The part of an RNA shown here (small-subunit ribosomal RNA, 5' domain) has 524 nucleotides and comes from an uncultured bacterium. The full RNA is in RNAcentral, with records from Greengenes. The prediction has a mean pLDDT of 84. Rfam family: Bacterial small subunit ribosomal RNA. Rfam links the family to the GO terms ribosome and structural constituent of ribosome.
Context: one part of a larger RNA
C1' cells in the first nucleotide's frame, strides 16, 4: 500500500450491477419444492350439461348418455433440476492416454417383424378386526398389466472348416450343422406406438503414466495379505469372492500410523519468482438424522423410495403408530455476524401429454441490508465596506475563517405534482398460400408480459429535499491557545504527561479521504 461473503463505532440523499449463516452436517412449528398421461384400461365418487320422474313452484331423485375426472391398475418421469462441504491425503481430482475387458432409457439412421391362445388381480360389492396408522377373508372384472404356444436371424450359445490382422492374452471375417430367445395395441384413418438387431449420438463404468498437505518427537507394515490354477460374481477387467497351491508384496525416491483437507477453472496479492486461498459462478467427487442392507429399474444401493438397528421428538383408548428442511422461505440455538413465511410460470429450461395443458421455491423477477464495485448529487456565476461573530496577536491597531455569508443574476441533474409510456414475445394450437409429394420444409396471418403504469420521456414548480469521519510529535499530508499537572488520560512503533504539553481533554484554524470514514481481525 493492495484484497475481503466481513464485524464494529460515528454518519447517510439516490440510481445500476453484484453478493447476503464463513459458527451448531445443531433441532425444527407451518406452507410450498415431482408430477402427468382418458389418444393403454376397468370404470364413475364429486362437478357441468343433456334426458327422464316427482312436485303448482322452490327443490328433489334417476340416468355413463357428453363434457371431464377422485381413487385404482398400467406407462413415462421421481437418478434430472436444487442443497450441503461431514467424509476423503484417494485413480477423489486435475491432465494425458487405454478398454482386443464395457453398458447405454429417450434421440437419430438402417432392415426385418406383430399369427394364436390362457389364468390372474386392483379398483367396485359382501362381510369383519383396530383408538389410530391401517389391514383380513369372499364374490366379480380389464388393459399397451402377466404368462404359454407359433414364427424369426445380420442375434445368443456351441461344434467343424478356411482366411485375414494384431503389442500379447487373441481380434476380425466366410461357410455348414446344432440349440435358444420376440411382441400391442390406440386411433377423428392422417398417424402414433410395440418386437428383434445392426450402426451413429449422447452419457457413464473400469484401468493405466504424470502431478496433488504437514509430521520421523511416527521405522518398520501387510494373512486376501502378494502371486498362480480353477470356480462363482459382475454390463465389464480384476482377491471382486471362494477352494487348493506358492511366500510372496510395500518401505528412508519415506510404507505403515496419528493430524489436518473436497479437488480444479479459478481468487487475492507481487514486477516477475512466489506466498495465500478455493465464497458467488462453471466441472468433477461426496453425502442426505447415525450405521447397515437390498428392491425396482437403462440408470439408485435412491434428500422430500423400501427394509433393519439406533438416538431424538411426537400422537396413543398403552395394544400400538407417525417423523427426518444439508430444497425455498420461516422459526429456535449457537454466533461479532448474514435476508421476505413475497410473486409469476410471461421468458429459458426440464417432467408427462398427439395437443390443449397439468407440474415445476428450477428459472425470471420483487422485498430487506452502504456488504462491495461503479456513477450522479448535495448548486453554478459573480459579490470586499474584506460585514457579523468566533480565534489569534507584538492589542487604540493587525492576522484568520473568507467569496466564505449577506446580496444579485442563472440552472434544474436530483426532489415533488401532472401527463405519456416500453424493449424483454420467439411463436403453441389452428388458418391461408408456395415446395416437394402425403408429412416435412419455407411465408404470411395469430392468443399470450410476474416484473410494471416499472424504465424511461414530456411539462410545471423551486436552490429548493441531501455532508460526514479521522487525524495534525516523527514515521505521515496538517497548529495555535486554554484546561490539567507522572493525574486524567494517549499509544501501529519510537515514545507523551512530574506548571510554559504542536503527543492528554476543549476550542479555533488546519490536512486527508468523501455517502462514506476510521478501528478490529484474515491474506499477499
Nucleotide at each position: 500500500g493492495g484484497a475481503u461473503g466481513a464485524c464494529c463505532u460515528c454518519u447517510a440523499g439516490c440510481g445500476g450491477c453484484a453478493g447476503g449463516c464463513u459458527u451448531a452436517a445443531c433441532a425444527c412449528a407451518u406452507g410450498c419444492a415431482a408430477g402427468u398421461c382418458g389418444a393403454g384400461g376397468g370404470g364413475c365418487a364429486g362437478c357441468a350439461u343433456g334426458u327422464c320422474c316427482a312436485g303448482c313452484a322452490a327443490u328433489g331423485g334417476a340416468u355413463g348418455a357428453u363434457g371431464g375426472c377422485g381413487a385404482c391398475c398400467g406407462g413415462c418421469g421421481g437418478a434430472a433440476g436444487g442443497g450441503u462441504g461431514c467424509g476423503u491425503a484417494a485413480c477423489g481430482c486435475g491432465u494425458g492416454a487405454g478398454c482386443a475387458a464395457c453398458a447405454u432409457g429417450c434421440c437419430c439412421u438402417a432392415u426385418a417383424c406383430a399369427g394364436g391362445g390362457a389364468g390372474a388381480u386392483a379398483c367396485a360389492c359382501c362381510a369383519g378386526g383396530g383408538a389410530a396408522a391401517c389391514u383380513u377373508g369372499g364374490u366379480c372384472u380389464a388393459a399397451u398389466a402377466u404368462c404359454c404356444c407359433a414364427u424369426a436371424g445380420c442375434a445368443u450359445u456351441c461344434a467343424u472348416u478356411g482366411a485375414a490382422g494384431g503389442c500379447a492374452u487373441c481380434u476380425u471375417u466366410a461357410a455348414u450343422g446344432a440349440a435358444u430367445u420376440a411382441a400391442a395395441g390406440c386411433u377423428u384413418c392422417g398417424g402414433u406406438g410395440g418386437u428383434a438387431u445392426a450402426g451413429g449420438a449422447u452419457u457413464g463404468g473400469c484401468u493405466c503414466g504424470c502431478g496433488u498437505g504437514a509430521c520421523a518427537u511416527u521405522a518398520g507394515c501387510c494373512a486376501g495379505a502378494u502371486g498362480g490354477u480353477g470356480a462363482g460374481g459382475u454390463a465389464a477387467c480384476g482377491g471382486c469372492u471362494c477352494a487348493c497351491c506358492a511366500u510372496a508384496g510395500c518401505a528412508a525416491u519415506g510404507a505403515u500410523g496419528g493430524c489436518u483437507a473436497g479437488g480444479g477453472g479459478g481468487u487475492c496479492u507481487g514486477a516477475g519468482a512466489g506466498g495465500a486461498u478455493g465464497g458467488u459462478c462453471c466441472c468433477c467427487c461426496a453425502c442426505a438424522c447415525u450405521g447397515g442392507u437390498a428392491c425396482u429399474g437403462a440408470g439408485a444401493c435412491a434428500c422430500g423410495g423400501a427394509c433393519c438397528a439406533g438416538a431424538c421428538u411426537c400422537c396413543u383408548a398403552c395394544g400400538g403408530g407417525a417423523g427426518g428442511c444439508a430444497g425455498c422461505a420461516g422459526u429456535g440455538a449457537g454466533g461479532a455476524a448474514u435476508a421476505u413465511u413475497g410473486g409469476u410460470c410471461a421468458a429459458u429450461g426440464g417432467g408427462c401429454g398427439g395437443a390443449a395443458g397439468c407440474c415445476u421455491g428450477a428459472a425470471c423477477c420483487a422485498g430487506c441490508c452502504a456488504u462491495g464495485c461503479c456513477g450522479c448529487g448535495u448548486g453554478c456565476a459573480g459579490g470586499a465596506u474584506g460585514a457579523c461573530g468566533g480565534c489569534c496577536c507584538u492589542a487604540c491597531g493587525g492576522g484568520u475563517u473568507g467569496u466564505a455569508a449577506a446580496c444579485u443574476g442563472c440552472u434544474u441533474u436530483u426532489g415533488c405534482g401532472c401527463g405519456g409510456g416500453a424493449a424483454g414475445a420467439a411463436u403453441a394450437a389452428c388458418c391461408c398460400c408456395c415446395u416437394c409429394g402425403u408429412g416435412a420444409g419455407g411465408g404470411g396471418g395469430g392468443a399470450u408480459g410476474c416484473c410494471g403504469g416499472u424504465a424511461c420521456c414530456g411539462c410545471g414548480c423551486g436552490a429548493a429535499u441531501a455532508a460526514g469521519g479521522a487525524u495534525c510529535g516523527g514515521c505521515u499530508a496538517a497548529c495555535u491557545c486554554c484546561g490539567u499537572g507522572c493525574c486524567a488520560g494517549c499509544a501501529g512503533c519510537c515514545g507523551c504527561g512530574g506548571u510554559a504539553a504542536u503527543a492528554c481533554g476543549g476550542a479555533g484554524g488546519a490536512u486527508c479521504c468523501g455517502a462514506g470514514c476510521g478501528u478490529u481481525a484474515u491474506c499477499c